Predicted 3D model of a 74-nucleotide RNA (transfer RNA) from an Anaerolineales bacterium. The sequence is in RNAcentral, with records from ENA and MGnify.

RNA sequence: GCCCCUGUAGCUCAAGUGGAUAGAGCGGCGGACUUCUAAUCCGCAGGUUGUGGGUUCAAGUCCCGCCAGGGGCG
Numbered sequence: 001g002c003c004c005c006u007g008u009a010g011c012u013c014a015a016g017u018g019g020a021u022a023g024a025g026c027g028g029c030g031g032a033c034u035u036c037u038a039a040u041c042c043g044c045a046g047g048u049u050g051u052g053g054g055u056u057c058a059a060g061u062c063c064c065g066c067c068a069g070g071g072g073c074g
Stems, first nucleotide, its partner, number of pairs: 001073007010026004019057001028044005050066005
């Protein structure tokens, strides 16, 4: 330098052939239970979907550039 894969909540990951309000587990906070803690149960908060553009009535999803991580080739 070229090619491929990945990037979504604090962490690990979902999200049909583009369609209605982006979800789950763990973690965090509050409560119940308990003498207290753990476990269990209930509730709540937490998102510029890496970034900048484009296409579209509509983009996490499609197209282009860039950035970061991983792999391959030279």

Its Rfam family is "tRNA". The family's RNA type in Rfam is transfer RNA. RNAcentral records the identical sequence in 2 taxa.